[in-house]
Context: one part of a larger RNA
RNA sequence: CUAAGCUAAGGGAAUUCGGCAAAUUAGCUCUGUACCUUCGGUAUAAAGAGUCCCUGAGUUUGUAUUCGUAUGGGUGCAAGCUUAGGGUGCAAUAACAAGGGAGGUCCGACUGUUUAACAAAAACGUAGCUUUCUGCUAGUCAGUAAUGAUGUGUACAGAAGGCGACGUCUGCCCAGUGCCAGUACUUUAAACCCGGGUUCAACCGGGCGAAGAGCUGGUAAACGGCGGAGGUAACCAUGACCUUCUUAAGGUAGCGUAAUACCUUGUCGUUUGAUUGACGACUUGCAUGAAUGGCGUAACGAGAUCUCCACUGUCCCUAGUUAGGAGCCCCC
Repeated sequence: CUAAGCUAAGGGAAUUCGGCAAAUUAGCUCUGUACCUUCGGUAUAAAGAGUCCCUGAGUUUGUAUUCGUAUGGGUGCAAGCUUAGGGUGCAAUAACAAGGGAGGUCCGACUGUUUAACAAAAACGUAGCUUUCUGCUAGUCAGUAAUGAUGUGUACAGAAGGCGACGUCUGCCCAGUGCCAGUACUUUAAACCCGGGUUCAACCGGGCGAAGAGCUGGUAAACGGCGGAGGUAACCAUGACCUUCUUAAGGUAGCGUAAUACCUUGUCGUUUGAUUGACGACUUGCAUGAAUGGCGUAACGAGAUCUCCACUGUCCCUAGUUAGGAGCCCCC
């Protein structure tokens, strides 16, 4: 020195971005178990006691035998259980094997899936909710077509999209873009009809007139959007209230310095000796916000983050030791 171990007095996270790594715990039996909760769980919660050998006593079951009264008693053997006394050691699941625990917050409901070989996650999926198309010679998809798949299925079905358990909700806007429906009327190609073109034709004019567009409506769990200015209450401040501009409408309920907040280490409180941390509030939100889902949420998570207990060579501060070993020296 080693992508090898082991052990350390006293302290116990002072180390570090961070308890990373290591240590602690561990099996079985018994006692006992909180908050919360979708009443199932949480839960091996937590926190405790026991665990080996010998002996006695009691008791259960099986089996053999015996007793002149047999649902019983006695005597043996076997397998358990309970209890008491004693013994050894530092230590009795003595080796191996074998959970550290608790409490906040965020995200995702959960089990599951994924970047073979730097990412396992908050990403994907999921049950469930919802929208659209489709009545079968359907709709969607592949193919120029024949034809084929869905499907030898039939709306409780199939296809396409979004959200993502559950609870509670899901506000306003159809002006733009899309989609759907309607359309007396306008526009409008070729073909066709009529006329012109001295004849044929090119060509010219008129009529008819599809889809589309115009026009009229609808539609946001379609794509999406949801401002500004001025004034106003008997201190000040604030502004329930009023006026106004532009656009379709001006952000409702919730949540909020957030996985979103620039200013920002916002302000206050709790936590610490001290905290750009965490949590709880406030909130004028640079630039939150409702299935591009909003807000909660038990359980779950090799997810993110904070704190506490226990524990420790992470550290104070290094040391010893086992195994291996480059190099150097010596010998053969």
A computed fold for a 332-nucleotide part of an RNA from a marine eukaryotic metagenome, annotated as large-subunit ribosomal RNA, domain IV. Rfam family: Bacterial large subunit ribosomal RNA. The coordinates come from a structure-prediction model, not an experiment, and the mean pLDDT is 83.